Source information: RNAcentral holds the sequence, with entries from SILVA. Small-subunit ribosomal RNA from an uncultured Pseudomonadota bacterium, 1518 nucleotides, folded computationally.
RNA sequence: AGAGUUUGAUUCUGGCUCAGAAUGAACGCUGGCGGCAUGCCUAACACAUGCAAGUCGAGCGAGAAAGUUCCUUCGGGAAUGAGUACAGCGGCGGACGGGUGAGUAACACGUGAGAAUCUGCCCUUUAGUGAGGAAUACCUUCGGGAAACUGGAGAUAAUACUGCAUACGCCCUUCGGGGGAAAGGUGGCUUUUAUGCUGCCGCUAAAGGAUGAGCUCGCGGACUAUUAGCUAGUUGGUAGGGUAAUGGCCUACCAAGGCGAUGAUGGUUAACCGGCCUGAGAGGGUGAACGGUCACAUUGGAACUGAGAAACGGUCCAGACUCCUACGGGAGGCAGCAGUGGGGAAUAUUGCGCAAUGGGCGAAAGCCUGACGCAGCAAUGCCGCGUGGAGGAUGACGGUCUUCGGAUUGUAAACUCCUGUUAAGCGUGAAGAAAAGCUCACUGGUAAUAUAAGUGAGAAAUGACGGUAGCGCUAGAGAAAGCACUGGCUAAUUUCGUGCCAGCAGCCGCGGUAAUACGAGGAGUGCAAGCGUUAUUCGGAAUUAUUGGGCGUAAAGGGUGUGUAGACGGCGUAUUAAGUCUAUUGUUUAAUUCUUCGGCUUAACCGAAGGUCAGCGGUAGAAACUGGUAUGCUAGAGGGUGAGAGAGAGAAGUGGAAUUCCCGGAGUAGCGGUAAAAUGCGUAGAUCUCGGGAGGAACACCGAUGGCGAAAGCAGCUUCUUGGCUCAUUCCAGACGUUGAAACACGAAAGCGUGGGGAGCAAACAGGAUUAGAUACCCUGGUAGUCCACGCUGUAAACGAUGAUCACUAGACGUUAGUCCAGCUUGCUGGAUUAGUGUCAAAGCUAACGCGUUAAGUGAUUCGCCUGGGGAUUACGGUCGCAAGACUAAAACUUAAAGAAAUUGACGGGGGUCCGCACAAGCGGUGGAACAUGUGGUUUAAUUCGAUACUACGCGAGGAACCUUACCUGGGUUUGACAUGUACAUGACCGUCAUAGAAAUAUGAUCUUCUAGGCUUUUGUCUAGACGUGUACACAGGUGUUGCAUGGCUGUCGUCAGCUCGUGUCGUGAGAUGUUGGGUUUAGUCCUUUAACGAGCGCAACCCUUGCUGUCAGUUGCAACCUUUACGGGGCACUCUGAUGGGACUGCCUGGGAAACCAGGAGGAAGGUGGGGAUGACGUCAAGUCCGCAUGGCCCUUAUACCCAGGGCAACACACGUGUUACAAUGGUCGGCACAACGGGCAGCAAUUCCGCAAGGAUGAGCAAAUCCUUCAAAGCCGAUCUAAGUUCGGAUUGGGGUCUGCAACUCGACCCCAUGAAGUUGAAAUCGCUAGUAAUCGCGCAUCAGAACGGCGCGGUGAAUACGUUCCCGGACCUUGUACACACCGCCCGUCACACCAUGGAAGUUGUUUGUACCCGAAGCUGUCUUAGCUAACCUGAAAAGGAGGCGGGCAUCUAAGGUAUGGAUGAUGACUGGGGUUAAGUCGUAACAAGGUAGCCGUAGGAGAACCUGCGGCUG
Repeated sequence: AGAGUUUGAUUCUGGCUCAGAAUGAACGCUGGCGGCAUGCCUAACACAUGCAAGUCGAGCGAGAAAGUUCCUUCGGGAAUGAGUACAGCGGCGGACGGGUGAGUAACACGUGAGAAUCUGCCCUUUAGUGAGGAAUACCUUCGGGAAACUGGAGAUAAUACUGCAUACGCCCUUCGGGGGAAAGGUGGCUUUUAUGCUGCCGCUAAAGGAUGAGCUCGCGGACUAUUAGCUAGUUGGUAGGGUAAUGGCCUACCAAGGCGAUGAUGGUUAACCGGCCUGAGAGGGUGAACGGUCACAUUGGAACUGAGAAACGGUCCAGACUCCUACGGGAGGCAGCAGUGGGGAAUAUUGCGCAAUGGGCGAAAGCCUGACGCAGCAAUGCCGCGUGGAGGAUGACGGUCUUCGGAUUGUAAACUCCUGUUAAGCGUGAAGAAAAGCUCACUGGUAAUAUAAGUGAGAAAUGACGGUAGCGCUAGAGAAAGCACUGGCUAAUUUCGUGCCAGCAGCCGCGGUAAUACGAGGAGUGCAAGCGUUAUUCGGAAUUAUUGGGCGUAAAGGGUGUGUAGACGGCGUAUUAAGUCUAUUGUUUAAUUCUUCGGCUUAACCGAAGGUCAGCGGUAGAAACUGGUAUGCUAGAGGGUGAGAGAGAGAAGUGGAAUUCCCGGAGUAGCGGUAAAAUGCGUAGAUCUCGGGAGGAACACCGAUGGCGAAAGCAGCUUCUUGGCUCAUUCCAGACGUUGAAACACGAAAGCGUGGGGAGCAAACAGGAUUAGAUACCCUGGUAGUCCACGCUGUAAACGAUGAUCACUAGACGUUAGUCCAGCUUGCUGGAUUAGUGUCAAAGCUAACGCGUUAAGUGAUUCGCCUGGGGAUUACGGUCGCAAGACUAAAACUUAAAGAAAUUGACGGGGGUCCGCACAAGCGGUGGAACAUGUGGUUUAAUUCGAUACUACGCGAGGAACCUUACCUGGGUUUGACAUGUACAUGACCGUCAUAGAAAUAUGAUCUUCUAGGCUUUUGUCUAGACGUGUACACAGGUGUUGCAUGGCUGUCGUCAGCUCGUGUCGUGAGAUGUUGGGUUUAGUCCUUUAACGAGCGCAACCCUUGCUGUCAGUUGCAACCUUUACGGGGCACUCUGAUGGGACUGCCUGGGAAACCAGGAGGAAGGUGGGGAUGACGUCAAGUCCGCAUGGCCCUUAUACCCAGGGCAACACACGUGUUACAAUGGUCGGCACAACGGGCAGCAAUUCCGCAAGGAUGAGCAAAUCCUUCAAAGCCGAUCUAAGUUCGGAUUGGGGUCUGCAACUCGACCCCAUGAAGUUGAAAUCGCUAGUAAUCGCGCAUCAGAACGGCGCGGUGAAUACGUUCCCGGACCUUGUACACACCGCCCGUCACACCAUGGAAGUUGUUUGUACCCGAAGCUGUCUUAGCUAACCUGAAAAGGAGGCGGGCAUCUAAGGUAUGGAUGAUGACUGGGGUUAAGUCGUAACAAGGUAGCCGUAGGAGAACCUGCGGCUG
C1' cells in the first nucleotide's frame, strides 16, 4: 500500500467481498512445562448449607457447670475451675469494606466555577467536669402460647435516664433581658478510710483546622419531527412554615408568567468517566478486569436511631413468592465468599490463613475480618522455554508419481558421536519478619514513684503459601506436534475415486467421465502448543467526504417567484477588546499510553524518574483581521431626467375567411370513406352549385435557432387600465446588498363543484373492417370534455433533465433593441459600445459525450438535494383536498449487481451505393400418373449403421442372390481368422482320399522337412539355427462407446472480395487510422485524395484444355502426284497426330476523363480476365466423419472376439425427395440413306461365317491397340402408313416360354419372345434449372462389376428464346444510422393467470405491557389537632391526700403506597379472511418495450380493458 467481482472488450459511477489488528469470547481438532493476568457478557431468575460485623469487664449489676483436689455425719460441703463461660444494661462500630448495573437522558456523570451549610472518631486552642433524684433489663416468681414470643408481681447497677447549680466565649432578643452543660474509669501516692493530690483514658461547652458530606451554576457527551406545541405550584413577588443549609421545598395571597425549530414536550435506548480497541491522523466503536462518581439491595411506600441512612446481612406496612404450623399464628430475602437449580454457545473450589497489607472495637494483650494474602480449576489471553545437537548416501526399505529411464519423500531415517533445558527421582534450601508487646538504660513527666510519650540496647516469639522459589546430584534422547490451507484474490500441485450426484463456497464460482476447486493418498505452503471456524468492533471505505465526495446524461437542482429568521457582506477614520494571538498562573487523582533507567536468568510483569498535546478558570498584555460602537465616502444596490422596443397582464368593443346547421333556387344518382372495403348519407332529392340566415370556436399570410414574461405561458384589430425591461445622462441619496429554512403568491393539460354555452374536435360508447383473436391501430357515428364566469385541485420529460447572485478568463460569424463616431453615393457602408438571443471554436474542465464570457472553466456567498439495485413516486401515521388524489415517508425481505458514456460486431418489417439466373424477360421442368431409387414412418427375430434446414434424402454405396455384412436365428472355437516375443515339447503342416454333418469342423487313412557343425557305416545320434505345428504365458481382436477429447479429410457461406500485420499518428482506454472519401473495376482492380507509409494471405497472372498459326517430326495416320498392278516402292504438300514456338498487350486510331479507365473503330482466327477448368484467404457452423485410415480415455475378453449355414439389409396402410417413361401428329410405326467424339480391351475386346423371331449359341481371324475389336451412332434426311381415339399414343401389371452370368437366380438378377395392355389427355397451392455452342433435345462411351443402371462420370450431334431494367423476393459486399442484442433477432423481454415457499400491510376482534385523567378505598408512618370518662416514677405546688406540667394510649384530619372503578393515549403479540410484494432450469395466455420493435417512445392526468396495455388532452426528445 491494495485486490476480486457488472462488459465480447473499455473507461467511469457504484455497491458487495477479501487480505490487517483486536476480544471477559464460544465451537471443532490437537495438547509438554513455567511465569503474569483474567474467568455468568444470558435470568436485577429462584436459592439448600456454611461462613462474610463485631468488640469493650480499664462503663455496670449479676454470675454458672463439667473436671480436679480436700473434707464428710455419706445427705453433702469447701477450694479450684473463675469473677471464667453464656446472657443482659451501657458505649463505639453495623452509613466503611464487599456485590451488582435494574433504574436513570438527569446537575446522574465529566470539567470548571460558586455560597447559604453540617461534619462522629482525629489535630490545635480556651474553659469546665459541683451536688442530687427516680427508674429499669438481666435475675426471682406466677402466668399465656405449638412456636415466634409475651404479660403480671418483686429486687437491683451504671460512662443508661432526669432535674438543680455554674457557664467569658455559645444561642435568642423588643437590646431591657432571657436560655443552655457534664460521667466517670483506671494507675500511683497519701490518709484519721470521710478523703485529698496527681498521671492517663474519658465527659461537657466553645473557637479554628483537617477529612467527609449536602446545595447552586457555565459548558460537554445518544437516537427520533411518522413526537410541535408544553406548563396552574406552573413562572415571579410578598409573608409565613420547614431544613444542617439556599430555594415553590411547602402554605396563603398577588401578578400572568415560564419553556420551545439553537428542537420544548413526548417516545425509544443507555449507568457516566479516567480509560480500552482500531486508525497515519481526524475520527469510529466501546465502558469487562484496575481507579473515581452515581444508583440499587425480593417489588412498592415510610419513617426511627444516629455525626452520618430514608440503612445489602436494622425496623414498620402493603404485594408476590418460598418455608414452618397444634390452623390460632409465625419465619425469610446470596446483585457478600463458596456452592445449587434454572437460563445459555459459554464462565471456576461448599479450599487454606489472618503470616503480610488494611479495617472495627479495646488503654493494651487481643478478638473479629470470604476485605485481603495464598492455593485449586480452565491453552481464556500475553510472555518465555522445550520436544534434541553434530555427522551420516547403498541417496536403504516403505509410500507416491512416472515419459518405466527415473524422480520425490530425503540427511529425513537407520547408524556413529555428543548434550542434558523441561518433566522424573534423591538431596539441600532462601526472602517475604519487624514492628507492637516484654526486659533494661536514658530522656521526659510528676512534689515524688509509677503509667503515658520518645531514644537506645537486649532476649524470646510469630509463615497460610510450603519443604514453595532457587541450587546441587543421578539416569536417560529417553516422556513431549499439531492444525489449517494448496482455482484466482493468496504462499503452496499431483494421482486415484465420483460424474450437476455426493459435496465445496468469504467473493468470483467449481461438479453433467480426463475436476490443480468435491472425497482420499502422496507432495507442498503457512502458523505452531496451538491451529482453524463462528460472532463482534475499527480499518481498508475518500462508501456521510472538517481533514476528504458529489448533483447536464451514472443517485442527486426545489415547477417558479416574493420574502421572515438565519448565514455571508463594499471603501476610510477613531474607539472597544467579545472572537483572535502572546506570556504567566491554578486545575486537569492515581494507574494507563510515550521516553529513559532499574528489579525478577530473559520477556510478559513490576518499580522509579521524566514528559507532550488538549480542555476549563484567573491575571497581564497586543490590536492586524472578524464582531460591537461612532463618524464619513461612492465603485454595489436604488431613485430622477430624456429616449426606445415588445403575442407582458387585465377589461370592453369589433372584423373577415373557414367548418356545421337552417331556409330558398337550380340540378340528378350517387355521395362518402379506405391499402381495399363496409357501416353511414341519398329518389322523402343527398354530394355538387348559387343566394340568404343562425351559432360557436379559432385567428391564414406577416412569422423568424424573432419578441415579451419569474415560471406556467403569451398571436386578428381598436380603446382603456397596468407591471417589468433596455439605452443615454451622471442630477439625488449613501451599503439601503446577496441568498433564503418556515411562510405567502403564481402554477400547462387532465380532473372536480355551481351556472351558462356547445360550431368543430373528441376519452367512454356503438357499428363496420382487419385478425387465429383485436376489448387496438383504420373507417362511420358519438357523450363527457374542450369554450365562458366564479371556486377547488397543485401535479408534468413543470427540461437547458444544468438553483440564485457577484467577479475574472482568446476569438470568429449571425440576429433583436438602443447609443456614439467616421465616410461618402443621403440611405447606405465601416468602426466603437451596452443589453438580449443563436452557431462554431481556444485555454481549461469532463468517465466520455460534450461544455466553452448565456461555462459543465477559475474563484466567492447562500439555499435545495444524493449515498448499490429491488421492495417503493409503496405501507402505516400525519397535513391538505368535495373527490380523484397530493405532500411527507419507512421496514421486513431479496439481490451481486443495477447503471453512464463510448468501442467492435451482429441485427433492423432504418437509409444510401453495388453485385449474383436474385427478381424481371424467356425456354424447359418438378408438384398430378405409372415405375425406379433414397428417406421417414410402420412392421419384423433382424429389417445393421451413419447422413437428416439451405449444406440429409439416385447421400457413404463407383454397383447387398452367397461373399460383401457390420444385423437376426441356429451350430461351433477360445493365445484365437491376424502380429510379435519367451519357455517347453515336437518334426511336421499342407495336400489327397474316406466317413459324419447344413457347413464350419471332427475323426481315420495316406504322405512326411531343410541348413551348418561334431561323432559316425547308415533316412543313425547330438548341438545350433531356419521353417512349421502343439501346449503355457505376455498378448491378440472389437464396424463396441465418445466426431462435445482428437489428427487427417470434407461440406457451407463463397471463387464472395475480403482478412490482417509492422512502424508511425490519434484516443485515459477498448480501439481508430491505414482499409474511409472522389472516380473506376469481375476484383481492397487501378488512379487520385489523404496521418499515414509499407507489407502479408486472398484477387489477377503463372498451370491444363479449347480456338488461329509457324517450325520440327511422320507410323499404325494422311495421301496430291509418280511408278507399279503389288499384301509393293517413293512422298509428308494437305488433313491429322504431338513436341516446341508465335499470337492479344487497351499495342494503334477517334472521343471523353486529372488519371485510372470507359465508349467506338481498324486490323485480326481471336478484343478488352477470348471460352472452359484446376486453384477455395482469415474465419463461421462444438457442421460431417472414431463404420475409410490414424488416435487419447472408457468398456468386452469361453465374448461386444472368431468360424459356418440359413435369413435379413429387398418387408408395406402411408408421407416426402430425386429421377425415368409418358400423356402423343414438331408424333408413333415400317423401309431406305448420311454424318461423330471421348473411351475400353488378355481371367479381355472379339471380327467373319453358320444357327435361333430374339436374348443368345457355335466358330475364334485380328488385337496388349492412331494398326484389330467394341462400332450399325441417334436425332436427321427421303418415302410409306396411322388421322385425334385412351388410339398403331402409353407401356405398368400379369400369364406362359426362354437366354446369359454364377457353386447357387425361391426369398432376390438382367435380358429376349409370345400374350396381357393399368394409370395417364400437360397436372391446384407451391416450386426448380438455365444467359450461348448455353437451355432443350439426340444418341455413344467409361468406372464399379461374375452378373446386375432410369443413377454417377464423361463424349460428341442438332441447336434456340430472352434480359426493358433493379421497385419487389432471396443471398452477399461496402458506407452510414438506431439498439435495452454479444449464445449476438431462432436475440432480448413485459404483465395477468396456475403451483410452491418467504417476509410484510389491512382486518371483526382477542390478549399483554406502559401511561394520562377523574373518582373510590386507604396500610404503616411523619405532622397537626382533640382528649376531666383510659394509664402515668423523676420536675413544680403540697405535711399528706391530691393537683399541675408533661408523657403514653386513644380519636379526628392532611399527605400517601398497594388495590379498585371508569375513560383515553402509546406500544407488542395473535387473528377467520384479505391486499399487494419477493423468490423459485424447463406451466398457460398473449407480445407491451429494445430496430421506424412493425401504431415512435416516454411524462402528467382521465376513462376503458383477461393481461401486458389502448384511447383522449397537454407536454418532452431521452
It matches the Rfam family "Bacterial small subunit ribosomal RNA".